[in-house]
Transfer RNA from Actinobacteria bacterium OV320, 74 nucleotides, folded computationally. NCBI's taxonomy places the organism under Bacteria, Bacillati, Actinomycetota, Actinomycetes. Model confidence (mean pLDDT): 81 of 100. Its Rfam family is "tRNA". Rfam links the family to the GO term triplet codon-amino acid adaptor activity.
RNA sequence: GCCUCCUUAGCUCAGCUGGCCAGAGCAGCUCACUUGUAAUGAGCAGGUCGUCGGUUCGAAUCCGACAGGGGGCU
Numbered sequence: 001g002c003c004u005c006c007u008u009a010g011c012u013c014a015g016c017u018g019g020c021c022a023g024a025g026c027a028g029c030u031c032a033c034u035u036g037u038a039a040u041g042a043g044c045a046g047g048u049c050g051u052c053g054g055u056u057c058g059a060a061u062c063c064g065a066c067a068g069g070g071g072g073c074u
Stems, first nucleotide, its partner, number of pairs: 001073007010026004019057001028044005050066005
């Protein structure tokens, strides 16, 4: 230098054949239960979907550039 994959909640990931309000588990907070803690149950909160731009009535999803990371080739 070239090719390819990944980037979504604090962490691990799903969704990525465009349209329902962007989801799950763990972690966090509150409540119940308990003599108390853990466990369990119920609820709550937490996201500019890496950044910028484009296409579109509409983008996490499609296109381009850039950034970061993994792998391969020279």